[in-house]
Molecule: Fluoride riboswitch aptamer (crcB RNA motif)
Organism: Gordonia crocea
RNA sequence: ACUGGCCGCGGCGAUGGAUCUCGCCGGGGUGCCCGACACCCGAACCGCCGCAUCGGCUGAUAGUUCCUGGUUGUUG
Numbered sequence: 001a002c003u004g005g006c007c008g009c010g011g012c013g014a015u016g017g018a019u020c021u022c023g024c025c026g027g028g029g030u031g032c033c034c035g036a037c038a039c040c041c042g043a044a045c046c047g048c049c050g051c052a053u054c055g056g057c058u059g060a061u062a063g064u065u066c067c068u069g070g071u072u073g074u075u076g
Stems, first nucleotide, its partner, number of pairs: 009026005016067003020063002027041005047057004
């Protein structure tokens, strides 16, 4: 210096919030001498179908549960 494993932490998983679980990503720069923190760039991420400049379809979950918002039906 590189690679792999383990632990911890951060970010992400087509519409909001939270617990738990699962999966994926984690490099660089600046503020600032170090750490923490913040910001910027990058990564994970940004649904499906068709006759595809247009038309159509499912879902507030990646999964479970709860809350919130919206829509529909029934009952009081």